c-di-AMP riboswitch aptamer (ydaO/yuaA leader) from a Solirubrobacterales bacterium, 168 nucleotides, folded computationally.
It matches the Rfam family "c-di-AMP riboswitch aptamer (ydaO/yuaA leader)". Gene Ontology terms of the family: regulation of gene expression and cyclic-di-AMP binding.
Lineage of the source: Bacteria > Bacillati > Actinomycetota > Thermoleophilia > Solirubrobacterales.
It was read from a public genome assembly, where an Rfam model found it.
Model confidence (mean pLDDT): 75 of 100.

RNA sequence: AAUCGUCCAUAGCCGAGUCUCCGCCGUUCAGGCGGCGGGGAACGGGGGACCCACUGGGACCGGAGCGACACAGCCGGUCCCCGGGGCGAAUCGCCGCCAGCGUGCGGCGUAGCGCACUUUCCAGCGCGAGCCCGUCAGCUCACCCCGUAGGCGCCGGAAAGAGGAGAC
Repeated sequence: AAUCGUCCAUAGCCGAGUCUCCGCCGUUCAGGCGGCGGGGAACGGGGGACCCACUGGGACCGGAGCGACACAGCCGGUCCCCGGGGCGAAUCGCCGCCAGCGUGCGGCGUAGCGCACUUUCCAGCGCGAGCCCGUCAGCUCACCCCGUAGGCGCCGGAAAGAGGAGAC
């Protein structure tokens, strides 16, 4: 150094959640570690052209078209009803309640998500929220804006697999 075998998840792992430089502060004998601010890289999300895609529903009126008339269809106008979108798994139904009928409260399901290296199977448990933009948003080059948290780490069983600065 190579190969084989056994063991092993801080060797870190889940996540966009990371890396690096500078300044200040705290801490330490020091290396270092932590906090705040700023620059850069990387990653994640949003806005935003061409091309492409899309063009809500209802009522009424008018027009073109036709040899002529009417219906349907087409085009235009007026009025009425409904806002729409983003992050996220967090949507969509049914039922009940009420001085207030709502962006309300409650119940039962449900698309979907989670149970911590990954996948599959068996058995189960939990979540199914909240916030924001403000009448505006399809896609989207250039360009612009924002974010870089929080946790797991003994915690069901079986099988297969990945993994390397590790140990023997």